[in-house]
RNA sequence: GCCCCUGUAGUUCAAUGGUAGAACGUCUGACUUCUAAUCAGAAGGUCGUGGGUUCGAGUCCCACCAGGGGUU
Numbered sequence: 001g002c003c004c005c006u007g008u009a010g011u012u013c014a015a016u017g018g019u020a021g022a023a024c025g026u027c028u029g030a031c032u033u034c035u036a037a038u039c040a041g042a043a044g045g046u047c048g049u050g051g052g053u054u055c056g057a058g059u060c061c062c063a064c065c066a067g068g069g070g071u072u
């Protein structure tokens, strides 16, 4: 240099082009003598960046950025 894969909540990961979710974690409350566990609730997202297609994009297309792998 070229090719491939990955990028979504603090972490690990989902999501047929049609309201972005789960688990864990965090916070609050209940329970408990206290802690843990358990139960209930809440907060937390520019979906890597910028464009394009579309009535509508996390999803399709292009370029770029970051990480990983392959190859001369």
Base pairs, nucleotide, nucleotide: 001071002070003069004068005067006066007065010024011023012022013021018055026042027041028040029039030038048064049063050062051061052060

Model confidence (mean pLDDT): 82 of 100. This is a predicted structure of a 72-nucleotide RNA (transfer RNA) from Monosporascus sp. MC13-8B. The same sequence occurs in records of 2 taxa. The source organism's lineage runs through Eukaryota, Fungi, leotiomyceta, Xylariomycetidae and Monosporascus. It matches the Rfam family "tRNA". It is annotated as a transfer RNA.